[in-house]
RNA sequence: CCGAUGUAGCUCAGUUGGUAGAGCAGCUGAUUUGUAAUCAGCCGGUCGGCGGUUCGACCCCGUCCAUCG
Numbered sequence: 001c002c003g004a005u006g007u008a009g010c011u012c013a014g015u016u017g018g019u020a021g022a023g024c025a026g027c028u029g030a031u032u033u034g035u036a037a038u039c040a041g042c043c044g045g046u047c048g049g050c051g052g053u054u055c056g057a058c059c060c061c062g063u064c065c066a067u068c069g
Stems, first nucleotide, its partner, number of pairs: 002069005009024004018055001026042005048064005
């Protein structure tokens, strides 16, 4: 200098811009003599920071930061 990636505790999805989801983990309940497993439910994110465009931005533009190549 160039490219890629930053979204829940972790791994990730999110497609012509329209109020953010899954799996695992955690919690509660059921089941069991008890644990595990299984089933049902719940909790959990100012979408890396700051600005810009737009009626409206995870998404488009600029810049910075972090990680990887």